[in-house]
Molecule: FMN riboswitch aptamer (RFN element)
Organism: Homoserinimonas aerilata
RNA sequence: ACGUGCUCCGGGGUCGGUGAAAAUCCGAACCGGCGGUUAUAGUCCGCGACCCGCAGAUCUACCAGGAUGAAACAUCCGGGCAGUGAAGCGGUUGAACCGGUGGAAUUCCGGUACCGACGGUAAUGGGAAUGCGAAAGCUGUUCCCUCAGUCCGGAUGAGAGGAAGCACAG
Numbered sequence: 001a002c003g004u005g006c007u008c009c010g011g012g013g014u015c016g017g018u019g020a021a022a023a024u025c026c027g028a029a030c031c032g033g034c035g036g037u038u039a040u041a042g043u044c045c046g047c048g049a050c051c052c053g054c055a056g057a058u059c060u061a062c063c064a065g066g067a068u069g070a071a072a073c074a075u076c077c078g079g080g081c082a083g084u085g086a087a088g089c090g091g092u093u094g095a096a097c098c099g100g101u102g103g104a105a106u107u108c109c110g111g112u113a114c115c116g117a118c119g120g121u122a123a124u125g126g127g128a129a130u131g132c133g134a135a136a137g138c139u140g141u142u143c144c145c146u147c148a149g150u151c152c153g154g155a156u157g158a159g160a161g162g163a164a165g166c167a168c169a170g
Stems, first nucleotide, its partner, number of pairs: 003168005008162002014028004029150002031116002033047004042114002051091004059083002062080002065077004096112005118153003125145006131138002
């Protein structure tokens, strides 16, 4: 040097307009986890998280039985049943092109674009029911669907990973 363990770290981003009410609509702006890649990546390859499934460690409660014990809602043992759900495995999971430079870049420079999970929360629009009316209509009331990368929530979470420190070992 390498290795193992522990400690620690490990996601960013708003203003205005309209309006009774919007950080969701309209307009403009801003943001970009981790590892890799002969040159630097939100858009290439892979991973993580979220979501779905398979698995099933651990723990808790209840029920009856057995053993120990003087006895106990005491201790132990293997069961039944309900919950909790770790590791691991699988599935799903958005988006970029052109030109330039160069030995090499969908990664740099220039130009023009695009993407961003789930739940909640104003719309507009649509559907249904209903009120008044002879009808046209008033477009009234209620319910459902429909709107967020930046707000709220799960999350003071988890994690791909990582600079350093300590210890062990060498």